[in-house]
RNA sequence: AGGAAUAGUGGGCAAACUUUCCAAAAGGAAGGGACGCAAAGCCAUGGGUCUAAGGAUGAGUUACAUCUAUGAUUGCCAGGUUGCAUUA
Numbered sequence: 001a002g003g004a005a006u007a008g009u010g011g012g013c014a015a016a017c018u019u020u021c022c023a024a025a026a027g028g029a030a031g032g033g034a035c036g037c038a039a040a041g042c043c044a045u046g047g048g049u050c051u052a053a054g055g056a057u058g059a060g061u062u063a064c065a066u067c068u069a070u071g072a073u074u075g076c077c078a079g080g081u082u083g084c085a086u087u088a
Stems, first nucleotide, its partner, number of pairs: 006088005012037002017032006035075001041081003045078003048073003054068005
């Protein structure tokens, strides 16, 4: 001087709830707020889950019911990819 493991500290993110805005909804953005998180950084690629505007079917005057993602979710899981400082 560099590396590994463990522990501490600092920095990082921010659930519920809430205010405003966007959206048909699910949900999202920003402010407040912290339940938690070592990838709770990034990517909807696979599975799961949520919603159903539009479309389809039933019914049919309407209302209504069912199905459907091209809409969402990475803080549901997997996969891919990148990845802090400092002290003992």
RNAcentral holds the sequence, with entries from Rfam and Ribocentre.
c-di-GMP-I riboswitch aptamer from Sporomusa sphaeroides DSM 2875, 88 nucleotides, folded computationally.
The organism belongs to Sporomusa sphaeroides, within Bacteria.
The model forms 95% of the base pairs in the Rfam consensus.
Its mean pLDDT, the model's own confidence on a scale to 100, is 82.